[in-house]
Context: one part of a larger RNA
RNA sequence: GAGUAGCGAAAGAGGGGUGAGAAACCCCUCCGCCGAAUGACCAAGGGUUCCUGGGGCAGGCUAAUCCGCCCAGGGUAAGUCGGGACCUAAGGCGAGGCCGACAGGCGUAGUCGAUGGACAACGGGUUUAUAUUCCCGUACCCGCAUAAAUGUGCCCAUGCUGAAUCUGGCGAUGCUAAGCGCGUGAAGUGGCAGAUCCUUCGGGACGAGCCGCGGAGCCCGCGACCCAGACUGGUAGUAGGCAAGCCGAAGGGGUGACGCAGGAGGGUAGCUCUACCGGGUGUUGGAUGUCCCGGAGUAAGGAUGUAGGGCGAUGUGUAGGCAAAUCCGCACAUCACGUGCCUGAGAUCUGACGCCGAGCCGAUUAGGCGAAGUGAGUAAUCCCAUGCUGCCAAGAAAAGCCUCGCGGUUAGCAUUUAAGCGGCCCGUACCCCAAACCGACUCAGGUGGUCAGGUAGAGAAUACUAAGGCGAUC
Repeated sequence: GAGUAGCGAAAGAGGGGUGAGAAACCCCUCCGCCGAAUGACCAAGGGUUCCUGGGGCAGGCUAAUCCGCCCAGGGUAAGUCGGGACCUAAGGCGAGGCCGACAGGCGUAGUCGAUGGACAACGGGUUUAUAUUCCCGUACCCGCAUAAAUGUGCCCAUGCUGAAUCUGGCGAUGCUAAGCGCGUGAAGUGGCAGAUCCUUCGGGACGAGCCGCGGAGCCCGCGACCCAGACUGGUAGUAGGCAAGCCGAAGGGGUGACGCAGGAGGGUAGCUCUACCGGGUGUUGGAUGUCCCGGAGUAAGGAUGUAGGGCGAUGUGUAGGCAAAUCCGCACAUCACGUGCCUGAGAUCUGACGCCGAGCCGAUUAGGCGAAGUGAGUAAUCCCAUGCUGCCAAGAAAAGCCUCGCGGUUAGCAUUUAAGCGGCCCGUACCCCAAACCGACUCAGGUGGUCAGGUAGAGAAUACUAAGGCGAUC
């Protein structure tokens, strides 16, 4: 500079309390504001800010007895909620492997990875602070073990299948002997022919080669008895085997399994009015009445299987589904378009002789009692419904579940009822359109999802309001 700019959108007033001290703290009464939020609940993120007691140096744009500040103590309870002990997507990592001076890159089998799939709990009560977690009541899922009943098996019986050894018959067929046939053809021998050698030149030796005769041996085929052996009688329908179920793969098949748009229907939550219940009833022009105020409930689960939606079934054969298959596919035959099967909201009964409940009683933070709890209308963006119809841009995967049975096992197995035991790890406080997250701040900014009362209204607009929350730190 300067006691200047500023004190960060916004309604407070009065009374009482506490205290050294009160415009701001606590209580009460009015008033005002939000109310598709300025209410309630989650995810992310934060991390004790939550609750109780105490404090008053600093932080709080002023003060403070107050606080998301400081100190101390306390608080988060799960088979079922969310995650893991289940599954996979994009993507990551990656045994071996390929590439690369090194570092490292890519990638198979695998292994991780939710924002998706699968998966069993609801109502009430309770704390200063937690609750689908504790308590009460009523359930459900998985596993283990027990008892009883019923059914069906094992055993018995029955049915089906079914040898061998040995011994007879027959003697097709096979093997080979003598022998026969085809082919090849040695020794020997006859003829032709002359290369070669010797010579006393008269001749002699040798006779390769060619053509015949010859027929040993060999190859192949045929070819009896015996033997082997097909068939057949007995041994023998004897020995033996099969005929329940359970488990079940890294395997086969099905399902899981999916887009967008659109309208109609059936319901329900919710809401409005009301039978009914509890309370009140006058200072007036009048009001015991068609008056005023408040209430007018109840889950999962179990039973039933409705509105609605979808679907062919059975049998035989079979070269495909990397092996098998009664499964799937394909082919054929028969019978059927819904009294059948699957799915499916809601309603009803039960759960519930419970709990809740306006209010009342009560030494008024404890505890106790407890009325009515019915009907009608309206009506969702919620459920039926991943349905139905339409359209083109043609709209995840794996686990799980069902089925087949390579295989294993053997006298049990299935259902119902009853009672019992076990169920691990992590999160759970509090804020969450915000003074607690992201913005250096107690910052007019930003931040995904769920719920969605009333009167008007097409409406989640807008206005006023309920529940609930605030009056924004001069």

Large-subunit ribosomal RNA, domain III from an Actinomycetes bacterium, 474 nucleotides, folded computationally.
Rfam family: Bacterial large subunit ribosomal RNA.
Model confidence (mean pLDDT): 80 of 100.
Lineage of the source: Bacteria > Bacillati > Actinomycetota > Actinomycetes.
The sequence was found in a public genome assembly.